[in-house]
RNA sequence: CCCGCAGGCCAAGCAGCCGCGGAGGUGUGAUCCUUCGAGGAAAGUCCGGACACCACAGGGCAAGGGUGGUCGGUGAUCCCGACCCGGGGAAACCCGCGGGAAAGUGCCACAGAAAUGACACCGCCGAUGGCGUCCGACGGAUCCGUCGAGCGCACAGGCAAGGGUGAAAUGGUGCGGUAAGAGCGCACCGGCGUCCUGGCGACAGGGCGGCCGUGCAAACCCCACCCGGAGCAAGGCCAAAUAGGGGAGGAGGGCGCCCGGCCCGUUACGACUCCCGGGUUGUGCCGCUUGAGCGCUGUGGCAACGCAGCGCCCAGAGAGAUGGCCGCCGCCUCGCUUGCGGGGUACAGAAUCCGGCUUACAGGCUCACUGAGCGC
RNA sequence: GGCAGGGUAGCUCAGGUGGUUAGAGCACGGCACUCAUAAUGCCGGGGUCGUGGGUUCGAGUCCCACCCCUGCUA
Repeated sequence: CCCGCAGGCCAAGCAGCCGCGGAGGUGUGAUCCUUCGAGGAAAGUCCGGACACCACAGGGCAAGGGUGGUCGGUGAUCCCGACCCGGGGAAACCCGCGGGAAAGUGCCACAGAAAUGACACCGCCGAUGGCGUCCGACGGAUCCGUCGAGCGCACAGGCAAGGGUGAAAUGGUGCGGUAAGAGCGCACCGGCGUCCUGGCGACAGGGCGGCCGUGCAAACCCCACCCGGAGCAAGGCCAAAUAGGGGAGGAGGGCGCCCGGCCCGUUACGACUCCCGGGUUGUGCCGCUUGAGCGCUGUGGCAACGCAGCGCCCAGAGAGAUGGCCGCCGCCUCGCUUGCGGGGUACAGAAUCCGGCUUACAGGCUCACUGAGCGC
Repeated sequence: GGCAGGGUAGCUCAGGUGGUUAGAGCACGGCACUCAUAAUGCCGGGGUCGUGGGUUCGAGUCCCACCCCUGCUA
């Protein structure tokens, strides 16, 4: 230099003119002045909270939902950091819903012999036993029996090495062993159990023990931990208008999971439910923006983050504002007369607030790190 | 703003606890019937299961992210 890889930051800049919204100067109106006025995602509404309402101020965690390596961080989390394990990469580094399949249930289509505490289709063997045959020896005597050796059959039986099926077939490779084989024995690898050592821990290393029990829990489930419900259109206040109108049903209804408990009602002036008809509803006020806030410095920690000091106030709406023009100068693109002209300048845009995640995004800056590359 | 439900053929909808090749009705095309049309009968074509990724041997179905549509709510 180039390629790669990880993190952080900006969201073109300067000046002028004219506008828009909030607050203040100002008791009101006009005018004027001062000051503030979108984002890193304001988005999706996917998580977690604050706040406030309902319920409870008793119980159950039964049902339902969520999370899932370990240790930490945080107000909290399905978030973040470091580490462990597995996978990928030459490396920097990246990815992982990453507890339990030996509690139980279930599923594993097709193919295949067999899909789990299974099984033998082709195949191998048939040592041993059986049957047949031949030879030899012996005994009884033309034949039979016994013993021994050989050959054959594949009947009993043995095997799971090989073939074949499948996503997956009860460890893999090699040597020994055997009738043929097999963890049957051994070496290395893998896995399980147990013990020791190191570590807070996940886990790692080592010793010993030959090893039936696959995969799926983003299937039910089990284990551990967490969760009451609905959201600022919550909720409160003022103003306005009012009639507990008429009809039908009706003995139970409500407390937004259950039990308990409580409340309303029970022959009715009747709880509650349904239908019909009528009146009123303001660009009203509060909630509303000072907050787990932001910036700088120091300090503890590998880090997430914490602590201390100093400084700052930074949209608050009607669901409506946050813009336009000109000049200079960046950047991108097109055209040609090669230094001029035209066009464009990302994604997007507050509405109770905060912390995360995810998604969209032109271009640029910065700080590390890697080298299977190139040059000096 | 907040909260629910849904997306499968041109249209309306099925698709149990994941299984081989996703179905039904209407519509469309061809043939038959008819003088002809309709109706009817037979046959046929037509699918990125909204998009992308993951789990699994295998995904319309299970999980995650995104896109679109509909409804409720002062």